Molecule: transfer RNA
Organism: Tetranychus urticae
RNA sequence: GUCCCAAUAGCGCAGUCGGUAGCGCGUCAGUCUCAUAAUCUGAAGGUCGUGAGUUCGAGCCUCACUUGGGGCA
Numbered sequence: 001g002u003c004c005c006a007a008u009a010g011c012g013c014a015g016u017c018g019g020u021a022g023c024g025c026g027u028c029a030g031u032c033u034c035a036u037a038a039u040c041u042g043a044a045g046g047u048c049g050u051g052a053g054u055u056c057g058a059g060c061c062u063c064a065c066u067u068g069g070g071g072c073a
Stems, first nucleotide, its partner, number of pairs: 001072007010025004019056001027043004049065005
């Protein structure tokens, strides 16, 4: 230089054919216990990497960029 992959909650990851974004762990509260842990119940937490475009509607499609990883040179 060029090509490919990845970026979604604190961490690890799902998200089907474009239609109101979820799971596990963790955190907080409750339940239980003499108490702690475990169990069980609930809650909080997301400008979906950035900017634009297409669309009635974008996590998903298109373009550019940023960061990380890899192939070729």